[in-house]
RNA sequence: UGGACCAUAGCUCAGCAGGCAGAGCGGGAAGCUGUUAACUUCUAGGUCCUAGGUUCGAAUCCUAGUGGUCCAG
Numbered sequence: 001u002g003g004a005c006c007a008u009a010g011c012u013c014a015g016c017a018g019g020c021a022g023a024g025c026g027g028g029a030a031g032c033u034g035u036u037a038a039c040u041u042c043u044a045g046g047u048c049c050u051a052g053g054u055u056c057g058a059a060u061c062c063u064a065g066u067g068g069u070c071c072a073g
Stems, first nucleotide, its partner, number of pairs: 001072007010025004019056001027043005049065005
């Protein structure tokens, strides 16, 4: 310097033929128990990396940028 892939909840990641943002773990509450743990139920938590564009509508498509991993030189 060129190319590929990745960026979504506190963590690990789904969702990417455009149409309500999700799971597991973790957090909170309740139940159960003599108590804790385990188990069961409920619940909170997101400007979807940033800025533009396309569209009635964008996490999703396009452009530029930032950060990370890898490959080539």

The RNA shown here (transfer RNA) has 73 nucleotides and comes from a Minisyncoccota bacterium. It matches the Rfam family "tRNA". The family's RNA type in Rfam is transfer RNA. NCBI's taxonomy places the organism under Bacteria, Bacillati, Minisyncoccota.